RNAcentral holds the full RNA, with entries from SILVA.
A computed fold for a 351-nucleotide part of an RNA from an alkali sediment metagenome, annotated as small-subunit ribosomal RNA, central domain.
Model confidence (mean pLDDT): 89 of 100.
Rfam family: Bacterial small subunit ribosomal RNA. Rfam links the family to the GO terms ribosome and structural constituent of ribosome.
Context: one part of a larger RNA
RNA sequence: CUGGGCGUAAAGGGUGCGUAGGCGGUCGGGUAAGUCUGACGUGAAAUCUUCAAGCUCAACUUGGAAACUGCGUCGGAUACUAUUCGGCUUGAGGAGUGGAGGGGAGACUGGAAUUCUCGGUGUAGCAGUGAAAUGCGUAGAUAUCGAGAGGAACACCAGUGGCGAAGGCGAGUCCCUGGACAGGUCCUGACGCUGAGGCACGAAAGCUAGGGGAGCAAACAGGAUUAGAUACCCUGGUAGUCCUAGCCGUAAACGUUGGGUGCUAGGUGUGGGCGGAUAUCGACCCCGUCCGUGCCGAAGCUAACGCAUUAAGCACCCCGCCUGGGGAGUACGGCCGCAAGGCUAAAACUC
Numbered sequence: 001c002u003g004g005g006c007g008u009a010a011a012g013g014g015u016g017c018g019u020a021g022g023c024g025g026u027c028g029g030g031u032a033a034g035u036c037u038g039a040c041g042u043g044a045a046a047u048c049u050u051c052a053a054g055c056u057c058a059a060c061u062u063g064g065a066a067a068c069u070g071c072g073u074c075g076g077a078u079a080c081u082a083u084u085c086g087g088c089u090u091g092a093g094g095a096g097u098g099g100a101g102g103g104g105a106g107a108c109u110g111g112a113a114u115u116c117u118c119g120g121u122g123u124a125g126c127a128g129u130g131a132a133a134u135g136c137g138u139a140g141a142u143a144u145c146g147a148g149a150g151g152a153a154c155a156c157c158a159g160u161g162g163c164g165a166a167g168g169c170g171a172g173u174c175c176c177u178g179g180a181c182a183g184g185u186c187c188u189g190a191c192g193c194u195g196a197g198g199c200a201c202g203a204a205a206g207c208u209a210g211g212g213g214a215g216c217a218a219a220c221a222g223g224a225u226u227a228g229a230u231a232c233c234c235u236g237g238u239a240g241u242c243c244u245a246g247c248c249g250u251a252a253a254c255g256u257u258g259g260g261u262g263c264u265a266g267g268u269g270u271g272g273g274c275g276g277a278u279a280u281c282g283a284c285c286c287c288g289u290c291c292g293u294g295c296c297g298a299a300g301c302u303a304a305c306g307c308a309u310u311a312a313g314c315a316c317c318c319c320g321c322c323u324g325g326g327g328a329g330u331a332c333g334g335c336c337g338c339a340a341g342g343c344u345a346a347a348a349c350u351c
Stems, first nucleotide, its partner, number of pairs: 004322003007305002012319001014201004021194003025088007033081002035077008049065006091191001092188004097182002103177002106174004110154001115149007125136002162169002206247006215241002220236004258318006266296011300307002324351003333344004
């Protein structure tokens, strides 16, 4: 190189945008580089194969043939690829119309609850547990009523429901803004798919600076439990959790399933749109259709489990990745980071 794979056995990059590259719809013309074909030249000899011959045989030697699958030149073919010219509309994109949505960013506002502060009523307990104790309380707690402060999160609605590329997104209003979808015309005319590098985004925790701090709560302290208890339980409690600006760049970043296109029985829910029918309209119901999201299942696939038009089926294109376990996602080196550490990534040895 050829080969086999990646839901759970080793293996899909966390996600997107996109450079190079790879691949690429349909019709016609030109060229003839790839491709096919003919001729000629060349492809040293020996070796190998084969047919003969010579040493008594064989090894060996000699002769003939074949082969040397290659390269070059010239001529020819034009289906496919390429290239160039011209055209097309189904791929892709655009204009315009319409509705859906926790998509993103900013500002403002709201109510419930916890805690705290002040005031009223009121008196001996409260809190907590398996049981307790630490703790709080006669300096008046808990309970209850009123007033206020402050921070964080938004009950019900809420749904295998919606949106987003992923991470993720849920009180309300306003403003700015991205994407998707549907329907019917019009426009451009292959403008496409993927994507090594690269760039951007990227939960939580963590880091830097400045704010903020109600509740919760690593660390820590105390009380219990226990043989011990550096835990589980309880009482406290600081970072942190929140905001602004900047880092970090990881995850069971999971559907453990990369992206794109086409094809391949159905049934039944649900979200968004459009059309039809219902002997008037509208809602519901019903029929059809497109997009999304679930469940069940045919063929097929699968080691099985299971998957099954949202494929793990049948094919093609492009990228990433795997190659026994441990050593090890470690050492060394390099790059990145303030650090923590991240990315890349072995070997000895051992089973």